Model confidence (mean pLDDT): 82 of 100. A computed fold for a 470-nucleotide part of an RNA from an uncultured bacterium, annotated as small-subunit ribosomal RNA, 3' major domain. Rfam family: Bacterial small subunit ribosomal RNA. Rfam links the family to the GO terms ribosome and structural constituent of ribosome.
[in-house]
Context: one part of a larger RNA
RNA sequence: UGACGGGGGCCCGCACAAGCGGAGGAACAUGUGGUUUAAUUCGAUGAUACGCGAGGAACCUUACCCGGGCUUGAAUUGCAGAUGAACGAUUUAGAGAUAAUGAGGUCCUUCGGGACAUCUGUGAAGGUGCUGCAUGGUUGUCGUCAGCUCGUGCCGUGAGGUGUCGGCUUAAGUGCCAUAACGAGCGCAACCCCUUUCUUUAGUUGCCAUCAGGUUCUGCUGGGCACUCUGGAGAUACUGCCACCGUAAGGUGUGAGGAAGGUGGGGAUGACGUCAAAUCAGCACGGCCCUUACGUCCGGGGCUGCACACGUGUUACAAUGGGUGGUACAGAUAGUUGGUCGUAUGCAAAUAUGAUCUAAUCCUUAAAACCAUUCUCAGUUCGGACUGGGGUCUGCAACCCGACCCCACGAAGCUGGAUUCGCUAGUAAUCGCGCAUCAGCCAUGGCGCGGUGAAUACGUUCCCGGGCCU
Numbered sequence: 001u002g003a004c005g006g007g008g009g010c011c012c013g014c015a016c017a018a019g020c021g022g023a024g025g026a027a028c029a030u031g032u033g034g035u036u037u038a039a040u041u042c043g044a045u046g047a048u049a050c051g052c053g054a055g056g057a058a059c060c061u062u063a064c065c066c067g068g069g070c071u072u073g074a075a076u077u078g079c080a081g082a083u084g085a086a087c088g089a090u091u092u093a094g095a096g097a098u099a100a101u102g103a104g105g106u107c108c109u110u111c112g113g114g115a116c117a118u119c120u121g122u123g124a125a126g127g128u129g130c131u132g133c134a135u136g137g138u139u140g141u142c143g144u145c146a147g148c149u150c151g152u153g154c155c156g157u158g159a160g161g162u163g164u165c166g167g168c169u170u171a172a173g174u175g176c177c178a179u180a181a182c183g184a185g186c187g188c189a190a191c192c193c194c195u196u197u198c199u200u201u202a203g204u205u206g207c208c209a210u211c212a213g214g215u216u217c218u219g220c221u222g223g224g225c226a227c228u229c230u231g232g233a234g235a236u237a238c239u240g241c242c243a244c245c246g247u248a249a250g251g252u253g254u255g256a257g258g259a260a261g262g263u264g265g266g267g268a269u270g271a272c273g274u275c276a277a278a279u280c281a282g283c284a285c286g287g288c289c290c291u292u293a294c295g296u297c298c299g300g301g302g303c304u305g306c307a308c309a310c311g312u313g314u315u316a317c318a319a320u321g322g323g324u325g326g327u328a329c330a331g332a333u334a335g336u337u338g339g340u341c342g343u344a345u346g347c348a349a350a351u352a353u354g355a356u357c358u359a360a361u362c363c364u365u366a367a368a369a370c371c372a373u374u375c376u377c378a379g380u381u382c383g384g385a386c387u388g389g390g391g392u393c394u395g396c397a398a399c400c401c402g403a404c405c406c407c408a409c410g411a412a413g414c415u416g417g418a419u420u421c422g423c424u425a426g427u428a429a430u431c432g433c434g435c436a437u438c439a440g441c442c443a444u445g446g447c448g449c450g451g452u453g454a455a456u457a458c459g460u461u462c463c464c465g466g467g468c469c470u
Base pairs, nucleotide, nucleotide: 007470008469009468010467011466012465013464015460016459019423020422021421022420023419026315027314028313029312030311031310032309033308034306035305042053043052064301065300066299067298068297069296070295076124077123078122079121080120081119082118083117084116087104091100092099093098107114108113126290127289129288130287131286135284136283137279138278139277140275142273147186148185149184150183151182152181153162154161155160166177167176168175192267193266194265195264197235198234199233200232201231202230203229206225207224208223211222212221213220238261241255242253243252244251245250317416321375322374323373324372325371326370335362338357339356340355341354342353343352344351345350382413387408388407389406390405391404392403393402429452430451431450432449433448434447435446
């Protein structure tokens, strides 16, 4: 000077408390450990690994294993030489890679040659091999915590201190006062984006108040841009006003006004640094290693194996519910190899055929909710695992190892020990919809969108983490 203390003082945070809903028990999905295996590729391991890299493992991916091939090589490129346009249907062998066959095809040209391809030789190759403890870049975490420093001056022999401490205040090293300090920088805040209110401008694919026409119904048509809405440009919030407290900064007020009140709500934004934290497998790169193999092509298998253990989730255990019928209301996004609608067939997944949308035009009736009816507390009309049979679709190909539909089967499970997690408002809880990846999909995951919509906070003694002074 720091760090630490079951030392002290002050303060904060879903940290505790007060509440609501979960996990831990069941079945399944998924990741990990372990074990097995020819291989179960590799990495991530307290918080900060474990629905993580992976925003899609049947082949491919793929890095792993077995087997069959190649060696200037799968890709890119320089030089020399030889041959031929390039390209290559078909057939044969083979698991395929590949090898043979070669129907056809006959480029440009200044006739020197050139472009392209194959072969031979040669120079570069190639490596998801090792080292994240050689590195760049990127990321997690403390933590969106309020801190971390510098110049000059002053103090100290010096390491260093002061400033940055003290009092008050703030979400904040935010500000005010005081002061051997005076200033400044990176952080805080603001500037940026979305949302909430209003004005103005522009009205098509959006809207329909007024006028006219028409219909079984419908902005359907003329017409209009008032309203809703959409795009652009602005305004608005600053403790500005009032009252009280305070020297000030500021605080309090079911005060006013206002759509909104004290950072209005959310996002992006992450200081100096810590963990030799993570990543050489995203990429780049030093060093080391392999070079008829640790490179590369192909077929098949594996990454999905299963006594078990753990994490994260989904579905339930029911009546605030299950089934059937009727009926109402969104937002955001994607769409031509696509999104769909009508008709017909089928119980259905789906198929056939017409039509529509390159989209404010079509997709586009959301579900919970509400109404009616049934079930009457039971392992049930709860629950749906598992299994048998029959099909549909994608795709060269669903055996290992896909999703979906129908019929049958109907397991465990009656609210879960110790313990533990999330959340303070349009939040938790609950309900559906969409997107990326993608032929299809093991999505119950991830990222978004809206609908319905709570309870509680006395307080800071205690647990955890953090800040300041000592």